[in-house]
The prediction has a mean pLDDT of 84.
A computed fold for a 532-nucleotide part of an RNA from Mangrovimonas yunxiaonensis, annotated as large-subunit ribosomal RNA, domain I.
Context: one part of a larger RNA
RNA sequence: GGCGUAUGGGGGAUGCCUAGGCUCUCAGAGGCGAAGAAGGACGUGAUAAGCUGCGAAAAGCUGCGGGGAUCGGCACAUACGAUGUGAUCCGCAGAUAUCCGAAUGGGGCAACCCACUAUACUGAAGGUAUAGUAUCCGCAAGGAGGCGAACCCGGAGAACUGAAACAUCUAAGUACCCGGAGGAAGAGAAAACAAAAGUGAUUGCGUUAGUAGUGGCGAGCGAACGCGCAUUAGCCCAAACCGGUGUUGUUACGGCAAUACCGGGGUUGUAGGACCACGACAUUGGAUGCUUUAUGAACUAGAACGCUUUGGAAAGAGCGACCGUAGAGGGUGACAGUCCCGUAUAGGUAAAGCGAGUUAUCCAUAGUGGUAUCCUGAGUAGUGCGGGGCACGUGAAACCCUGUAUGAAUCUGGCGGGACCAUCCGCUAAGGCUAAAUACUCCUGAGAGACCGAUAGUGAACCAGUACCGUGAGGGAAAGGUGAAAAGAACCCUGAAUAAGGGAGUGAAAGAGAACCUGAAACCAUACGCCU
Numbered sequence: 001g002g003c004g005u006a007u008g009g010g011g012g013a014u015g016c017c018u019a020g021g022c023u024c025u026c027a028g029a030g031g032c033g034a035a036g037a038a039g040g041a042c043g044u045g046a047u048a049a050g051c052u053g054c055g056a057a058a059a060g061c062u063g064c065g066g067g068g069a070u071c072g073g074c075a076c077a078u079a080c081g082a083u084g085u086g087a088u089c090c091g092c093a094g095a096u097a098u099c100c101g102a103a104u105g106g107g108g109c110a111a112c113c114c115a116c117u118a119u120a121c122u123g124a125a126g127g128u129a130u131a132g133u134a135u136c137c138g139c140a141a142g143g144a145g146g147c148g149a150a151c152c153c154g155g156a157g158a159a160c161u162g163a164a165a166c167a168u169c170u171a172a173g174u175a176c177c178c179g180g181a182g183g184a185a186g187a188g189a190a191a192a193c194a195a196a197a198g199u200g201a202u203u204g205c206g207u208u209a210g211u212a213g214u215g216g217c218g219a220g221c222g223a224a225c226g227c228g229c230a231u232u233a234g235c236c237c238a239a240a241c242c243g244g245u246g247u248u249g250u251u252a253c254g255g256c257a258a259u260a261c262c263g264g265g266g267u268u269g270u271a272g273g274a275c276c277a278c279g280a281c282a283u284u285g286g287a288u289g290c291u292u293u294a295u296g297a298a299c300u301a302g303a304a305c306g307c308u309u310u311g312g313a314a315a316g317a318g319c320g321a322c323c324g325u326a327g328a329g330g331g332u333g334a335c336a337g338u339c340c341c342g343u344a345u346a347g348g349u350a351a352a353g354c355g356a357g358u359u360a361u362c363c364a365u366a367g368u369g370g371u372a373u374c375c376u377g378a379g380u381a382g383u384g385c386g387g388g389g390c391a392c393g394u395g396a397a398a399c400c401c402u403g404u405a406u407g408a409a410u411c412u413g414g415c416g417g418g419a420c421c422a423u424c425c426g427c428u429a430a431g432g433c434u435a436a437a438u439a440c441u442c443c444u445g446a447g448a449g450a451c452c453g454a455u456a457g458u459g460a461a462c463c464a465g466u467a468c469c470g471u472g473a474g475g476g477a478a479a480g481g482u483g484a485a486a487a488g489a490a491c492c493c494u495g496a497a498u499a500a501g502g503g504a505g506u507g508a509a510a511g512a513g514a515a516c517c518u519g520a521a522a523c524c525a526u527a528c529g530c531c532u
Stems, first nucleotide, its partner, number of pairs: 001531009015517001016481002020452002022449007029441002031147002039100003042055003046078001050074002061094006070082003105114003115133007135144003151182001152180004162169001166216001192199002203230005213221002234433003237377001241264010269411001271376004275370004284364005289358004295352001299347003305320005321338002323327001329341003382406008392418001413428005468475002488516001491503004
């Protein structure tokens, strides 16, 4: 020095565990904010650094309800207190709520500085107290502003990439940015589809179908009709006509006209309405109020087991019982239906309140015939040029939007049916509203998992968006487990020692001793054996 055996050190793998995550389901909620939010700073405790709570009324104050013996958070201990005159605790409703922050009196290097006006102290002030003093919109009343995870609508809008290069094309109207709204948003009651038969607003799903198409006819992109389902809901203006008010013009002072606004009327394609004639006062629905009510916070009741035995400990084993509308789950010194919390079930319940009823008030809602006249959305429809959207790249390119230039008709009207024309068919633009079926989950409750189990699962099971790094934007960790119970080792000894160790003691175990469950390997050492 090597190998082997044994015993240790070292290290923290493995096993077991779970306080935390992940993915969903059902229900709720879908917002908060000038009545000052989200988020912070600073305070606040007998002692108080941190976290939590709270706000100068400061781990709290008040009322009501629940509850019934302890309590003064995590968090031990000491001191001092509270509490059957019902505390702590739980629920609901209030009070208080410093400073910063949209931050809003002005300023500012956030949590600070400095004002003005009115009133009071007050006569006076480099004083104090209370209230007010930002901007924008609006005649005013009043409103807005900022924050928030995704979903939604609009504006603006890439590139990498693919095409095996690349330019049309693709990626993609994606990412990013901006504006706006709601619990959903958007769309929506045919100037729609269809095709010789018909359908009857919109939305979503399945299918049609990777079809028809489109496409340097490359890469790719990619419908619709129809069918089946989910859910269903339809309405209101403008105008004609009638009336009123204000202003203006004109006047023969009787009016007339113009204009603005208001009320009635009216709302469609089988054209409808005004107007004229006839007839009627019906029917149905909605809102508010009132009554009642399922439900509804904390919460209450809630069945049934003993003995023996092993053991530190029984829930294990043995024996014999019982309950069950409860054998979900968790805990308890090992595995408990009957020990504890619970569970099934039953009850209680403030605010609120689905639904139902009611009459009171208010609002809305209808017919028949005639057809001479009037009305039925104009810089609109359409057209030229340039673009964009439609599955559709200009193509035979309809349809929709519009930058620019033009520019109709008025029901014997107009638009569409994929160039265009005719026939035929469908519809009635140029105003508006509309629940449900659909999308999403920052958040709350209940529950689930052939999801993870501490190098996993969130970055974060632990005081984590922390420590730390960076001027900054930003980046971003490691770190769980004594024991059933602290019973957390009194006392003694060695030692310089409050280090460390040895006894003693506790405990089932201390080879569970806080560097604490188990305790692998690397690596290090000691003893012995063999070899060199």
Taxonomically the source falls in Mangrovimonas (Bacteria, Pseudomonadati, Flavobacteriia, Flavobacteriales). The sequence was found in a public genome assembly.